c-di-GMP-I-GGC riboswitch aptamer from Sulfurovum sp., 79 nucleotides, folded computationally. Of the family's consensus pairs, 95% are formed in the model. It was read from a public genome assembly, where an Rfam model found it. Its mean pLDDT, the model's own confidence on a scale to 100, is 86. The organism belongs to Sulfurovum, within Bacteria.
RNA sequence: GACGACAAUGCUAAACCUAUCGUGAGGUAGGGACAGAAAGUCAUGGAUCUCCAGAGAGGAGAUCGCCAGACCGCCGAAU
Repeated sequence: GACGACAAUGCUAAACCUAUCGUGAGGUAGGGACAGAAAGUCAUGGAUCUCCAGAGAGGAGAUCGCCAGACCGCCGAAU
């Protein structure tokens, strides 16, 4: 360095419920755990979704817990 253990220390928190913000996709906070070794960060490429417009184009957004990419990071059994 690869790799990822029924290891240790911790971490995050799906669905659902409540409150709140948003036209919406969704966001935030609390509860709650299905899961996760990057389920940390960044919408950069793809993908999906929303709103506007619509003849065709197009415009503005959302999701990184969909796949890549970039950056950063805890632990150390076996190989």